The RNA shown here (SAM riboswitch aptamer (S box leader)) has 108 nucleotides and comes from a Vulcanimicrobiota bacterium. Its mean pLDDT, the model's own confidence on a scale to 100, is 83.
RNA sequence: AAAUCAUCGAGACCAGCAGAGGGUUCAGGCCCUGUGAAGCUGGGGCAACCUGUCCGUGCGAACGGCGAAGGUGCCAACUCCUGCGGCAGCAAUGCCGAGAGAUGAGGC
Numbered sequence: 001a002a003a004u005c006a007u008c009g010a011g012a013c014c015a016g017c018a019g020a021g022g023g024u025u026c027a028g029g030c031c032c033u034g035u036g037a038a039g040c041u042g043g044g045g046c047a048a049c050c051u052g053u054c055c056g057u058g059c060g061a062a063c064g065g066c067g068a069a070g071g072u073g074c075c076a077a078c079u080c081c082u083g084c085g086g087c088a089g090c091a092a093u094g095c096c097g098a099g100a101g102a103u104g105a106g107g108c
Stems, first nucleotide, its partner, number of pairs: 004105005013043005021032003026083004044075003049071002051067002054065004079100001084097005
């Protein structure tokens, strides 16, 4: 790297440096951005995947609750939306699924 499993409509921003882009890539749309983008640094926070001498249920596997010291992750918009397939609809559009992607875990 590939593959496996789980999750993805919730939640959480300030300061300094920097100086024009950014929302992963392509296309279309929509949006953020000199009232300061990306990136870097410091601090803060969210969450609960790993996790816990904790509580409950269970024969067990496990599930639910509570917690947050540590390992990750994350802190505009559903993974911002669409692209492929199905269903409903006159249509606009809506719903479901696939694919892709992200994160974690175990493993190599």